A computed fold for a 479-nucleotide part of an RNA from a Candidatus Omnitrophota bacterium, annotated as small-subunit ribosomal RNA, 3' major domain. Its Rfam family is "Bacterial small subunit ribosomal RNA". Rfam links the family to the GO terms ribosome and structural constituent of ribosome. The coordinates come from a structure-prediction model, not an experiment, and the mean pLDDT is 82.
Context: one part of a larger RNA
RNA sequence: UGACGGGGACCCGCACAAGCGGUGGAGCAUGUGGUUUAAUUCGAGGCUACGCGAAGAACCUUACCCAGGCUUGACAUGGUUAAGACUACGCAUGAAAGUGCGUUUCUCCGCAAGGAGCUUUUCCACAGGUGCUGCAUGGCUGUCGUCAGCUCGUGCUGUGAAGUGUUGGGUUAAGUCCCGCAACGAGCGCAACCUUUGUCUUUAGUUGCCAUCAGGUAAAGCUGGGCACUCUAGAGAGACUGCCGGUGAUAAACUGGAGGAAGGAGGAGACGACGUCAAGUCAGUAUGGCCCUUAUGCCUGGGGCUACACACGUGCUACAAUGGCCGUUACAAAGGGCUGCAAACUCGCAAGAGCAAGCAAAUCCCAAAAAGACGGCCUCAGUUCAGAUCGGGGGCUGCAACUCGCCCCCGUGAAGUCGGAAUCGCUAGUAACGGUAGAUCAGCAUCGCUACCGUGAAUACGUUCCCGGGUCUUGUACA
Repeated sequence: UGACGGGGACCCGCACAAGCGGUGGAGCAUGUGGUUUAAUUCGAGGCUACGCGAAGAACCUUACCCAGGCUUGACAUGGUUAAGACUACGCAUGAAAGUGCGUUUCUCCGCAAGGAGCUUUUCCACAGGUGCUGCAUGGCUGUCGUCAGCUCGUGCUGUGAAGUGUUGGGUUAAGUCCCGCAACGAGCGCAACCUUUGUCUUUAGUUGCCAUCAGGUAAAGCUGGGCACUCUAGAGAGACUGCCGGUGAUAAACUGGAGGAAGGAGGAGACGACGUCAAGUCAGUAUGGCCCUUAUGCCUGGGGCUACACACGUGCUACAAUGGCCGUUACAAAGGGCUGCAAACUCGCAAGAGCAAGCAAAUCCCAAAAAGACGGCCUCAGUUCAGAUCGGGGGCUGCAACUCGCCCCCGUGAAGUCGGAAUCGCUAGUAACGGUAGAUCAGCAUCGCUACCGUGAAUACGUUCCCGGGUCUUGUACA
């Protein structure tokens, strides 16, 4: 100087407390361990692995296993041999890949010799490796932690390591600011600058509006017309403790109030200091070293990654009446669409099919928002709850749904009556509840992920205690 302490002081955080909803019990989905297997490819491992890499394993993917094949190779560059346009076609064999046989045949420049180009071929340099090492590395990422810290120059103090500054008194979300001080300044962080959302003005109107005028309909911005409003998307205004009272060292600031759409950082996002964990990744890519080279490379068919006594994590659906079912009826936002989204109509109980208008989209389509509201039935039961499982029939995608896809219909109707010890999330448009869209994608997510909107709470006395963190201080036989 640090680190540590079941030392001290002060202070924060959904850390506790106060509340609301869960998990742990059930069924299923998904990941992991274990076991099994020819293979069940590999990685990730307390917090910070376990719906994680994977934003989509039937083949492909695919790295694994079995089998059949290839050896300058599926791919790159250069040289070399031979042949030929690009190459194409046929036959045999085969599961395919491949192997064997056969047919056909170069282009351009140049008088020519020859040169150039492209493809195939021979040989050689080499290719190739998801083989090993993340404890050889780059890059990127997680975590402490959006915590308020981490340092430097000069000066001063100390023999020196080092200290001071950065400590102290206040204050703040903040090393934020003020005051003081052998310190005076500065840098990386904090904050601000950026995006979005909340109010207004303005500019602009193939979206919006009958607001106003006219036409028109069963109805409808449907039409003429118009940019007032809504909206869209550019520019600006607005919030600064600016104003007032009180507290305070007259300071910084705190507290109450006015005005205001918004008030003291208005809400949200992006943004992550010096460093820590030899943290993670050689399988995203890059890369040193090592290893394989008729195989640890490459191609193909099939299988596996989907196994199942069991254990754990993360979810979904429930156990019902604040509910279930049936009918009628409202109100979104944000997205996607040409190998695409597909209306209307017809057929089908339905999944879906047929035909097909419109739309490269504020114009057309996906598209029905759902919870909600209104009316009816059910009356507390393993039920008109719950929907697993299984039987049968069908639809769609795709070369192909047996292993191993999704959907529909009929039947079947399991466990489950609110969950032990324990444990998780959340402080406001949040939790909880409800639906919508997108990426990936031929198909496959009502259960994952990422966005979007609708309905919309309760509680916080307080900081004694648990956990994590910050500052100062103290002890130490630790570094």